The prediction has a mean pLDDT of 86. Large-subunit ribosomal RNA, domain II from a Leptospiraceae bacterium, 684 nucleotides, folded computationally. The RNAcentral record of the full RNA draws on ENA.
[in-house]
Context: one part of a larger RNA
C1' cells in the first nucleotide's frame, strides 16, 4: 500500500405539520386494580386529569360579547358571515438530553511517584606514577640587637604532567542506529566548591535548582494515573441501496458581526384561488440621465477690445496730470468646460388602464429546506494609473450547478441545452490543399510584404482608387548648347569690403534675358554655380487631399513556432453557388412526468441537463409473526463459474465446490447497505 470484517440522525419526553383509523359536541383515561400466562400478550375495570365546545380584561367581574372610557362614541381583541374536536398509529420537523460519528489544547478532584534526577542529611569508600617546592624549624654568615644573605631540613597548594574515576571539547561517523542520545578521534578535571555506595528527607501553583525555566522515571511555562467525562469546539474530516419530477444561493437588514448566525429574498412540497402572471400593440403618466447648451443660472476658462481700480515711468512742494508689450473687477467680441450646472432633453426603463397572444404562470396560507466567500464576459460608472487574471457598484450573459461542436490545447468567449436507441436526413458556430469531414468552387479587384501568422509615436519618389489646382503644340518638366551684361568697386562700414562679413537702399540702361545677387569660392579681386533668357527635344509635368493593401520603427533566453504540413494563395476586400459540420432541429423505435379526452382499452398536447436542497416510488439485509404454503443427504446455507430476465437497486437458472439447514407469501421490529474518516481489528 492491498485485501478481509468493524465504522456514522439513535431512544425517551413535549410540542408542531402531514397521513390514517376509532368516536364525534365531545374525545380520552393516567397511577393503579382484577381477569388471564411458564414468562408475556391481551381483555374488563379505573373519569383523578388532559384537550376541545367563548370570549375580552392585571383582575374583581362581565360574556357574543368585553376591555379602556364620564360616554350607548371612537378604538383593541373577539363573535358573526363561513362552527370540528380529540385519542392512537407512522412520518416531516423542533426543544430538552452525550444527541449524526470521530477529534483537542486545557479546567477541576483524589491518587501515586524523588530506585531517573535536583538539593540536603547520616554513614562508609576511591584518587597509580612523576613535576614544583610555601610557611616554619636547624646550622652559618650577619647586626649594639634586629633585619637581613646562604646552606641544608621541612612537605604547603580549589598548585603542575598525567592513568583509574569523573566529564563531554573538536571532527567523522551513526540517523528505519549496535545504541529514543552511542563509537571512534580528539579533548577539560583529576586532594578538591573532588567522585562514589547505602541508608534517608523535600511532591505538584509544589519541590528542588552556582538559575537553563534546568530537573521532578526516555517530550515538565505546571509530572503520573484515575475520576468529573461521550467535557466543549460558530473549526477540520467522514457520514454506506437504486429510480422518478421540480430545483436554489453566494443578496438586504441586525448581529463583539464579518469562513458564525437571525428575518426578508430565492428553492420544494400541501392546500385554496382560477388567468391575477407574462409578452406584444394602443392609450394615458412622471422623470431630469445620454446628447447637447450657457449674455438662461452657478462656478470654471483662452485671445482681443473697451475701461474702473491697483504696480512702473516721467513731471512734481502738495495736489494735479501725462503715460504703460505690467496685473486686472465690469462690460463688448471671438472660443470653450462641468458629478456635486441646466433654457432644454431623448432612447430604454417604470406604472396604470384595454386589447390581443399563449399550456406559462401568479398569488395566498401551511410543512421542510439550503444559500449569505462567488468568478469571468459585455455595457454603465466609482477607485487605481481612462495599470492589473486588480476592487467596489449597476444591467445583461455564461460557469457555478452545463455535458456536446467551435475557437490547436483552455470553467466564465462563439454556437447549443445532453430521457433511451439507429453503420438515418438537415443544418448552427465554424470550416471545405494534407494531417483532417466538406470547393485545389465561380466572378471582381487588392497585396509581394510570407504581409497574411503579434504592437505605437513618428519615418518613407512602395503601390491601388477618387479628387483639386499649377505649367504645357504660341512647345511645358527633365537633360543637353548658349547667354547670364553695362553704370558699378550701389552707399556706409572697413587694412580690406568688389552681387556673396556686416549696416542701407535696391535704382536706372541695354536687350531674348540677366538679382545692386541663389550657393560655392577669395586676405581682398579672380574663378565655378543659380535666378532669369534663346535653342535642340516632343508630351506630358510639378504640388497637394481624401482613401485601399503593404514598408521601416521590432532586442530573451533548449531549437523553427500561422496547431503542423506547406501556400503567391491555401493571404486580403466584395459577392454568388455548393457542401462538411452538434449529444441542435427533424425521421423510425421504446421508457417515463404532468394536463387534457374518453366507462375503458388508448389517443392528444406539453414536458424529462442537474450541485446544494425539497418531493415521491422502489430493491436488498437481520430477526418476528402468518399459512391445511414448501425445499433439502437422490445434497440447505455459504462459495467459484456462467446462461438468462429487470430501467436500476437487484432477480433467476444450471454446473463444480460444500455438507445442513433454507425459501416463499402477507405484515411487522430495526445493530439494515461502505472507498474514502493521516478511520478501528486482523492478514499479507
Nucleotide at each position: 500500500g492491498c485485501c478481509g470484517g468493524c465504522g456514522a440522525g439513535u431512544u425517551a419526553c413535549u410540542c408542531u405539520a402531514u397521513g390514517u383509523u376509532g368516536c364525534g359536541a365531545g374525545c380520552u383515561u393516567a397511577a393503579g386494580a382484577c381477569a388471564g400466562u411458564g414468562a408475556g400478550a391481551u381483555g374488563u375495570c379505573g373519569g383523578a386529569g388532559g384537550c376541545g365546545a367563548a370570549g375580552c380584561g392585571a383582575a374583581a367581574g362581565c360574556g357574543a360579547g368585553u376591555g379602556u372610557u364620564a360616554a350607548u362614541a371612537g378604538c383593541g381583541c373577539g363573535a358573526g358571515a363561513a362552527a370540528a374536536g380529540u385519542a392512537g398509529c407512522a412520518u416531516g420537523g423542533a426543544g430538552u438530553a452525550a444527541g449524526c460519528c470521530c477529534g483537542a489544547a486545557g479546567c477541576c478532584a483524589g491518587a501515586u511517584g524523588a530506585g531517573c534526577u535536583a538539593u540536603c542529611c547520616a554513614u562508609g569508600g576511591g584518587c597509580a606514577g612523576g613535576c614544583u617546592g610555601a610557611a616554619a624549624g636547624u646550622g652559618a654568615g650577619g647586626u649594639a640587637a634586629a633585619a637581613c644573605u646562604c646552606a641544608g631540613u621541612g612537605g604547603a597548594g580549589g598548585g603542575c604532567c598525567g592513568a583509574a574515576c569523573c566529564c563531554g571539547u573538536u571532527g567523522a561517523c551513526g540517523u528505519u542506529g549496535a545504541a529514543a542520545a552511542g563509537u571512534c578521534u580528539u579533548g577539560g578535571g583529576a586532594u578538591g566548591a573532588c567522585c562514589u555506595g547505602u541508608g534517608g528527607a523535600u511532591a505538584g501553583g509544589g519541590g528542588u535548582g552556582a538559575a537553563a525555566g534546568g530537573c521532578c522515571a526516555a517530550c515538565c511555562a505546571a509530572a503520573u494515573c484515575u475520576g468529573g467525562c461521550a467535557a466543549u469546539a460558530g473549526c477540520u474530516g467522514g457520514u454506506u441501496c437504486u429510480c422518478c419530477c421540480c430545483g436554489a444561493a453566494a443578496u438586504a437588514g441586525c448581529u463583539u458581526u464579518a469562513g458564525g448566525g437571525c428575518u426578508a429574498g430565492c428553492g420544494u412540497c400541501a392546500u385554496a384561488u382560477g388567468u391575477u402572471u407574462a409578452g406584444u400593440c394602443a392609450c394615458a403618466g412622471g422623470g431630469g440621465u445620454a446628447g447637447a447648451g450657457c449674455u438662461a443660472c452657478u462656478g470654471a476658462c483662452a485671445g482681443g477690445g473697451c475701461u474702473a481700480g491697483g504696480g512702473g515711468g516721467c513731471c512734481c512742494a502738495c495736489a494735479a496730470g501725462c503715460u504703460u508689450a505690467c496685473c486686472a473687477a465690469a462690460c463688448c467680441c471671438u472660443a470653450u468646460c462641468a458629478a456635486a450646472c441646466u433654457c432644454c432633453g431623448a432612447a430604454u426603463a417604470c406604472u396604470g388602464u384595454g386589447a390581443c397572444u399563449u399550456g406559462a404562470a401568479g398569488u395566498a396560507u401551511g410543512g421542510c429546506a439550503g444559500u449569505c466567500a462567488g468568478a469571468c464576459u459585455a455595457c454603465g460608472g466609482g477607485g487605481g494609473a481612462u495599470a492589473a487574471g486588480c476592487u467596489u457598484c449597476g444591467u445583461g450573459g455564461u460557469c457555478a450547478a452545463a455535458a456536446g461542436g467551435g475557437a490547436a490545447a483552455c470553467a466564465g468567449c462563439c454556437c447549443g441545452g445532453a430521457c433511451c436507441g439507429u453503420c438515418g436526413u438537415c443544418u448552427a458556430a465554424g470550416g471545405u490543399c494534407c494531417c483532417a469531414a466538406a470547393a485545389u468552387u465561380c466572378a471582381u479587384g487588392c497585396u509581394a510584404a510570407g504581409u497574411g501568422u503579434g504592437a505605437a509615436a513618428g519615418g518613407a519618389u512602395g503601390u491601388g482608387g477618387a479628387g483639386a489646382u499649377a505649367c504645357g503644340g504660341a512647345g511645358a518638366c527633365a537633360a543637353c548648347c548658349a547667354g547670364g551684361a553695362g553704370g558699378u568697386u550701389g552707399g556706409c562700414u572697413u587694412a580690406g569690403a568688389a552681387g556673396c562679413a556686416g549696416c542701407c537702399a535696391c535704382c536706372c540702361u541695354u536687350g531674348a534675358a540677366a538679382g545692386a545677387g541663389u550657393g560655392c569660392g577669395u586676405a581682398a579681386u579672380a574663378g565655378c554655380u543659380c535666378a532669369c533668357u534663346g535653342g535642340u527635344c516632343g508630351a506630358g509635368u510639378g504640388u497637394u487631399u481624401c482613401u485601399g493593401c503593404g514598408c521601416c520603427g521590432a532586442a530573451a533566453a533548449u531549437g523553427u513556432a500561422u496547431g503542423g504540413g506547406a501556400c503567391u494563395a491555401a493571404g486580403c476586400a466584395u459577392g454568388a453557388u455548393a457542401c462538411c459540420g452538434a449529444a441542435g432541429a427533424c425521421a423510425c423505435g421504446g421508457g417515463u412526468g404532468u394536463g387534457c379526452a374518453g366507462u375503458g382499452a388508448u389517443g392528444c398536447a406539453c414536458g424529462c441537463g442537474g450541485u446544494a436542497g425539497g418531493g415521491g416510488a422502489g430493491c436488498g439485509u437481520u430477526c418476528u409473526u402468518u399459512c391445511a404454503u414448501c425445499c433439502g443427504a437422490u445434497g440447505a446455507a455459504g462459495a467459484u463459474a456462467u446462461a438468462c430476465c429487470g430501467a436500476g437497486a437487484g432477480g433467476c437458472g444450471u454446473a463444480u465446490u460444500g455438507g445442513a439447514g433454507g425459501a416463499g407469501u402477507a405484515a411487522g421490529a430495526a445493530g439494515u447497505g461502505a472507498g474514502a474518516a493521516u478511520g478501528c481489528c486482523g492478514g499479507c
Overview:
Its Rfam family is "Bacterial large subunit ribosomal RNA".